[in-house]
Two RNAs folded together computationally: RNase P RNA and transfer RNA, 437 nucleotides in total.
RNA sequence: GCGGAGGGCCGGAUGGCCGCGACAUGUCGCAAGGCAUGGCGAGGAAAGUCCGGACUCCACAAGGCAACGGUGCCGGGUAACGCCCGGCCGGGGCAACCCGAGGGAAAGCGCCACAGAAAUCAGACCACCCCGCUUGCCGGGGCAAGGGUGAAACGGUGGGGUAAGAGCCCACCGCGGGACGGGCAACCGGACCGGCACGGCAAGCCCCACCGGGAGCAAUGCCGAAUAGGGAUCGCAUAUGGGCCGGCCUUGGCCCCGCGAUCCGGGUUGGCAGCUCGAGCCUGUUGGCAACAGCAGGCCCAGAGGAAUGGUCAUCUCCGGGGCAACCCGGAACAGAAUCCGGCUUACAGGCCCUCCGCGCAU
RNA sequence: GCGGGUAUGGUGAAAAGGUAUCACGCGAGCUUCCCAAGCUUAAGUUACGGGUUCGAUUCCCGUUACCCGCUCCA
Numbered sequence: 001g002c003g004g005a006g007g008g009c010c011g012g013a014u015g016g017c018c019g020c021g022a023c024a025u026g027u028c029g030c031a032a033g034g035c036a037u038g039g040c041g042a043g044g045a046a047a048g049u050c051c052g053g054a055c056u057c058c059a060c061a062a063g064g065c066a067a068c069g070g071u072g073c074c075g076g077g078u079a080a081c082g083c084c085c086g087g088c089c090g091g092g093g094c095a096a097c098c099c100g101a102g103g104g105a106a107a108g109c110g111c112c113a114c115a116g117a118a119a120u121c122a123g124a125c126c127a128c129c130c131c132g133c134u135u136g137c138c139g140g141g142g143c144a145a146g147g148g149u150g151a152a153a154c155g156g157u158g159g160g161g162u163a164a165g166a167g168c169c170c171a172c173c174g175c176g177g178g179a180c181g182g183g184c185a186a187c188c189g190g191a192c193c194g195g196c197a198c199g200g201c202a203a204g205c206c207c208c209a210c211c212g213g214g215a216g217c218a219a220u221g222c223c224g225a226a227u228a229g230g231g232a233u234c235g236c237a238u239a240u241g242g243g244c245c246g247g248c249c250u251u252g253g254c255c256c257c258g259c260g261a262u263c264c265g266g267g268u269u270g271g272c273a274g275c276u277c278g279a280g281c282c283u284g285u286u287g288g289c290a291a292c293a294g295c296a297g298g299c300c301c302a303g304a305g306g307a308a309u310g311g312u313c314a315u316c317u318c319c320g321g322g323g324c325a326a327c328c329c330g331g332a333a334c335a336g337a338a339u340c341c342g343g344c345u346u347a348c349a350g351g352c353c354c355u356c357c358g359c360g361c362a363u
Numbered sequence: 364g365c366g367g368g369u370a371u372g373g374u375g376a377a378a379a380g381g382u383a384u385c386a387c388g389c390g391a392g393c394u395u396c397c398c399a400a401g402c403u404u405a406a407g408u409u410a411c412g413g414g415u416u417c418g419a420u421u422c423c424c425g426u427u428a429c430c431c432g433c434u435c436c437a
Stems, first nucleotide, its partner, number of pairs: 001359010012316007020041002023038006043334001047345002050343005055216004068212005073087005088102001089100004103207002108205002110201003125147002128142005133136001155173006174196001175194003180189003220273004230264007241256005266436002280299008317332006364433007373387004381417001390404004410426005
């Protein structure tokens, strides 16, 4: 210098003027409210609503089992997680580094189209070898090395062996078991043994381990206003009572008055709480490889409620165009709180910083 | 704001891992004096991007679009 990998951060800045929102203080007003002053007022994703919680209500003795849903290498972090950190294994890359829904296919069931002889109890189309004769596109037998098909063919390479062959035998590799050693573990190494039995799919059913009660701030509680405290169905209670039926009584039948649920119909479109100080933010320090945790000091950082957070001017920044230049013109990514947190995912103009790898050149 | 669902030719639907199909419509031709009906024939699709798998409309993840439900009181 060129090319590449990983991580962190910013997301136009400052000031003036005019606005908007709720708040505090003062003041005016009987009140509604007005005025003045003061500080405050969108994000890294506020988004998708994909996970995990806080909180509230409902249901429920505890616990177990089953069903359903989810998660899935190991260890750690955390309030918790499907998140994060560290490691293991497999794959990719010369490397920095990246990717992996990464338990179980010798528990069972199912599927593997087409092609192919055969898609997993096996079996043999061509070829090869032996024998027979009727000498052929023949018959019988052997073999599974070669060909061909396929995404995938009951180990691979080499040698021996044989009529031809074959783990039939041997060496190495692979596979299975494995004393022992290392590691908390996943896992790694491995003397020795086995002649090979054991193809793939579990984001098919399933098995194993672990987790999970349901709903969501339009939850929920309180106050106020208004309306037809109307109707239907179901459940509980059918005790007391009332009405009707039959001439009366007992008994009986039907209906009503009670409580709850769902639906129809009706009314309202108000206020308060929940509501924002919190698993909070910043700085330093200690422990830890790290995620993170502890301690000390400092800080208060939107709380609206159909919903404010804007406009303009000046100087500067960046981008595009024009111009030799001074300068001129145009533009400012994605997007926008709505109970609150921890994550993930997705969108994003432009820019800054740190670390590392490869190649080339010079010393 | 919260929760649930759907996406297949122009429209409505089927296919449930193995060459995407049916009806109507649209285009062309035949028939008719002309139109309609009828007959023949053609074109045209799995919303988009990834993943699992030999293979995806189908299974999984993300994105986009559309649809539905949910206020309070008695």
Its mean pLDDT, the model's own confidence on a scale to 100, is 78. It holds a member of the Rfam family "Bacterial RNase P class A".